Source information:
The RNA shown here (Bacterial RNase P class A) has 388 nucleotides and comes from Bryobacterales bacterium KBS 96. NCBI's taxonomy places the organism under Bacteria, Pseudomonadati, Acidobacteriota, Terriglobia, Bryobacterales. The prediction has a mean pLDDT of 77.
RNA sequence: CUGCGCGUUCGGGUGACCGCCGGGCGGAUCGCUUGCGUUUCCGCCGGGAGGAAAGUCCGGUCUCCAUAGGGCAGCAUGCCGGCUAACGGCCGGGGAUUGGCUCUCAAAGGGCCCGUUACGGAUAGUGCCACAGAAAAUAUACCGCCGGCCCGCAAUUGCGGAUCGGUAAGGGUGAAAUGGUGCGGUAAGAGCGCACCGCGGCUCGAGUAAUCAAGCUGGCAGGGAAAACCCCAUGUGGAGCAAGACCAAAUAGGGGAGGAGGAGCGGCCCGCUCCGUUACGACUUCCGGGUAGGUUGCUUGAGCCCACCAGUAAUGGUGGGCCUAGAGGAAUGGUCGCCACCCGCUUCAUCGCGGGAACAGAAACCGGCUUACAGAACGCGUAGGUCU
Numbered sequence: 001c002u003g004c005g006c007g008u009u010c011g012g013g014u015g016a017c018c019g020c021c022g023g024g025c026g027g028a029u030c031g032c033u034u035g036c037g038u039u040u041c042c043g044c045c046g047g048g049a050g051g052a053a054a055g056u057c058c059g060g061u062c063u064c065c066a067u068a069g070g071g072c073a074g075c076a077u078g079c080c081g082g083c084u085a086a087c088g089g090c091c092g093g094g095g096a097u098u099g100g101c102u103c104u105c106a107a108a109g110g111g112c113c114c115g116u117u118a119c120g121g122a123u124a125g126u127g128c129c130a131c132a133g134a135a136a137a138u139a140u141a142c143c144g145c146c147g148g149c150c151c152g153c154a155a156u157u158g159c160g161g162a163u164c165g166g167u168a169a170g171g172g173u174g175a176a177a178u179g180g181u182g183c184g185g186u187a188a189g190a191g192c193g194c195a196c197c198g199c200g201g202c203u204c205g206a207g208u209a210a211u212c213a214a215g216c217u218g219g220c221a222g223g224g225a226a227a228a229c230c231c232c233a234u235g236u237g238g239a240g241c242a243a244g245a246c247c248a249a250a251u252a253g254g255g256g257a258g259g260a261g262g263a264g265c266g267g268c269c270c271g272c273u274c275c276g277u278u279a280c281g282a283c284u285u286c287c288g289g290g291u292a293g294g295u296u297g298c299u300u301g302a303g304c305c306c307a308c309c310a311g312u313a314a315u316g317g318u319g320g321g322c323c324u325a326g327a328g329g330a331a332u333g334g335u336c337g338c339c340a341c342c343c344g345c346u347u348c349a350u351c352g353c354g355g356g357a358a359c360a361g362a363a364a365c366c367g368g369c370u371u372a373c374a375g376a377a378c379g380c381g382u383a384g385g386u387c388u
Base pairs, nucleotide, nucleotide: 001384002383003382004381005380006379007378008377009376010375012339013338014337015336016335017334018333020048021047023045024044025043026042027041028040030037031036032035050359054370055369057368058367059366060365061364062240063239064238065237074236075235076234077233078232079093080092081091082090083089094119095117096116097115099113100112101111102110103109120231121230125229126228128224129223142171143170144167145166146165147164148163150161151160152159153158179197180196181195182194183193184192198220199218200217201216202215203214205212206211244296245295246294247293254287255286256285257284258283261275262274263273264272265271303322304321305320306319307318308317309316310315341356342355343354344353345352
């Protein structure tokens, strides 16, 4: 210097003009309660998407409904400690483990490093372990090895075969074969014996705990899988801002009171027509519920920024400063410049010309997780190159 991986931060800047959403102030107009009101309009000022606003996976705030107490079922979680409003999240620790390096003659095993980890129980029970293989869980004898007896060949101790036994050292199969290595031992072998390692039990020490270390003891329990059913422990009511609350039209229908008249024929009288006349009652008036519509919930909140302090950290505390979208078919946009970035052409180089610029987009709010993402900066790790 370049590539890759991980983490953190950012994810264009600025100016003009025209719009859109919502707010404040002022003015005009309208209404009345006469100082208020989004009735309508105008002017000015300042505000207006994200790191994920996404998926809606988890946890909460808030709201309504349900709810004596207890249990079952279902679902979720599952090493330990801490953080938090809470969590299946985060931080720290422990165990296990792929890979690399290393200790060791070597193996088993140990140590270090980068990662990963749904990590309670397989000694509660039931079931499962394909293919291959003799055997897949009451271990097993296919090849091989060893011994007895018999037969054949050869000749003494050899070779081949049959049979009865022993053997888990060796071969072979498999994802996995019933502790590992070494020495002894043996007919051959075998925890058969011993040393070290591993494992179980006990004691003791360290630690809040998970767990770890040491000593003693037992030749040694018997594989895997609970991301099979299941068992154990803990937690768990449901729906969601289209939650919910308030105001409330027309029409139709409901209830109460009055009620013998009411309505039309252009103003009056007469007249005519229609509806009603003890009622299923025309008409008048009042009340209540729901619908359309409107208001609210609605954005000051587990808030943001900075400094200091406590803590390994997650996080917490104190002080100072700040207010930062609230729509409702749903605004946050468009055009033209300049600058910055990337690519191409041109040029010795600058200049110039052309093109490109991700994922995406609030809808009650908050904390997480997951997924998508052009490019830039910084840090760490790693691989390669160049120079000194």

Its Rfam family is "Bacterial RNase P class A". It is annotated as a ribozyme. Rfam links the family to the GO terms tRNA processing, ribonuclease P activity and dimeric ribonuclease P complex.